[in-house]
Context: one part of a larger RNA
Molecule: large-subunit ribosomal RNA, domain IV
Organism: Methylotenera sp.
RNA sequence: CUCUCGCUUAGGAACUCGGCAAACUGGCCCCGUAACUUCGGAAGAAGGGGUGCCCGAUGCUUUAACUCCGUACAGGGGAAGGGGCGUUGGGUCUCAGUGAAUGGGGAGCCGCGACUGUUUAACAAAAACACAGCACUCUGCUGAAAUCUCAAGAUGAUGUAUAGGGUGUGAAGCCUGCCCGGUACCGGAAGGUCAUGGGGAGAGGUCAGGGUCCGCAAGGGCCCGAAGCUUUGAACUUAAGCCCCGGUAAACGGCGGCCGUAACUAUAACGGUCCUAAGGUAGCGAAAUUCCUUGUCGGGUAAGUUCCGACCUGCACGAAUGGCUUAACGAAGGCUCCGCUGUCUUGGCGAGAGGCUCG
Numbered sequence: 001c002u003c004u005c006g007c008u009u010a011g012g013a014a015c016u017c018g019g020c021a022a023a024c025u026g027g028c029c030c031c032g033u034a035a036c037u038u039c040g041g042a043a044g045a046a047g048g049g050g051u052g053c054c055c056g057a058u059g060c061u062u063u064a065a066c067u068c069c070g071u072a073c074a075g076g077g078g079a080a081g082g083g084g085c086g087u088u089g090g091g092u093c094u095c096a097g098u099g100a101a102u103g104g105g106g107a108g109c110c111g112c113g114a115c116u117g118u119u120u121a122a123c124a125a126a127a128a129c130a131c132a133g134c135a136c137u138c139u140g141c142u143g144a145a146a147u148c149u150c151a152a153g154a155u156g157a158u159g160u161a162u163a164g165g166g167u168g169u170g171a172a173g174c175c176u177g178c179c180c181g182g183u184a185c186c187g188g189a190a191g192g193u194c195a196u197g198g199g200g201a202g203a204g205g206u207c208a209g210g211g212u213c214c215g216c217a218a219g220g221g222c223c224c225g226a227a228g229c230u231u232u233g234a235a236c237u238u239a240a241g242c243c244c245c246g247g248u249a250a251a252c253g254g255c256g257g258c259c260g261u262a263a264c265u266a267u268a269a270c271g272g273u274c275c276u277a278a279g280g281u282a283g284c285g286a287a288a289u290u291c292c293u294u295g296u297c298g299g300g301u302a303a304g305u306u307c308c309g310a311c312c313u314g315c316a317c318g319a320a321u322g323g324c325u326u327a328a329c330g331a332a333g334g335c336u337c338c339g340c341u342g343u344c345u346u347g348g349c350g351a352g353a354g355g356c357u358c359g
Stems, first nucleotide, its partner, number of pairs: 001354008010345002014343001019340001027051005036041001038171001052092012066078004093097001105338006112330002117129002133169007146155003172325004177255003182252002184248005191243003197237002202232005209224006256274005283317001284314001295311005
């Protein structure tokens, strides 16, 4: 010097991102206990007192030798002593009586999540996931819907809409506004479009044969061309879908701008105008959301970019991608106070194990 412990004058968070770590508290009995509250809690709230040993008195409970009455080993009365739990008076010793060990520090405000749970095996335990509750939607059962599977078969379920699947939200309380133009889903069927099939008007190729021209002939050129075979093919007819017509937002989602106006000023209940499917309602708001921003005011501090209460100018809250509250709960997050301390001022002392040499 390093590690692990123990002690420490005065001060007591001045340390630090942050009281991280450490310290304080601690068992049992008694007294006592606030706001708030879903009346269960909060609560071991908080805050106080007691605690050893010895002697005496006494209560409850349990056990019981022995004794009395009784003919009785039945039954009844009394009772020394022992075990357990108390109450009370007195005495006594230590710095200290739950004498060691085990063994809550407490309080206030706020954000988030209701809660107990679950999670990144090996850097994240949380405000993330789940949750009961709520809502929408699918499913009527010979084989539900959904799922695994090529199939068979199976799950769903030996269930049957108070059942089962999917999606979202996330206890409870008060609530959940407007928009169906876009996308999606549901319903509709008149018209438009349209695959395939049917249909076959026609058109092309080939060709028996015919015509014509050249040639003495053999043969050759050109034109027309039935049937068959073949290439192609219009009208007409034909489903769903799409177009179209409606509905649905706890479906995906969306929820404006400019100008003017009141007898100080300022502001604008009011008016005008443009655009939209409709222009953000209640509640909340510098917020886990506020850029400007350490907004402004108030509180707390000697001093506060954090914190709490307000204001509203919401860059860019807002109603089941839920809004706003909320008792209880949280090894979770932010702020404050009391107690306590070697975290610090600022060090010091002690113990053990290393560190050094040899092996």